RNA sequence: CUUAUCGAGAGCGGCGGAGGGAUAGGCCCGAUGAAGCCCGGCAACCGAUUUGUAUCCAGUAAAGAAACUGUACUGAGUACAAGUGUCAUGGUGCUAAUUCCUACAAUGGCGCGGGUAAACGCCGUUGGCAGAUGAG
Numbered sequence: 001c002u003u004a005u006c007g008a009g010a011g012c013g014g015c016g017g018a019g020g021g022a023u024a025g026g027c028c029c030g031a032u033g034a035a036g037c038c039c040g041g042c043a044a045c046c047g048a049u050u051u052g053u054a055u056c057c058a059g060u061a062a063a064g065a066a067a068c069u070g071u072a073c074u075g076a077g078u079a080c081a082a083g084u085g086u087c088a089u090g091g092u093g094c095u096a097a098u099u100c101c102u103a104c105a106a107u108g109g110c111g112c113g114g115g116u117a118a119a120c121g122c123c124g125u126u127g128g129c130a131g132a133u134g135a136g
Stems, first nucleotide, its partner, number of pairs: 001136006011039001013038003019029003023103004040095003045091002047087003050082006057075005099130001104127008
């Protein structure tokens, strides 16, 4: 830099001792013990694998003078589906709160009043930015 995912899941364990949740603001977690390390666990990105469908490539067979074409079968690849198909020896990852929420833009509803518009506030939606993780 490219691409996929980020609303689910995971300990009443041991060591450790005061910080932690990327940044900023907010809001939280923490001596009923934070970070970090170890063990355990979760998940299934890489990995292995079953069945079916589609597609593509190669081979074989019969028809045919041959080529082409279509059909059937076999093999390999790819995609999709199967309650996230199944598995978990290995490489990572994860194991408070949606990536804790918001940050930028657009937009809906409400406050709002005789009508209209703007600003402001509250509650949402969509896209983007940033970040995290895997694979390349």
The prediction has a mean pLDDT of 78. SAM riboswitch aptamer (S box leader) from Paenibacillus ihuae, 136 nucleotides, folded computationally.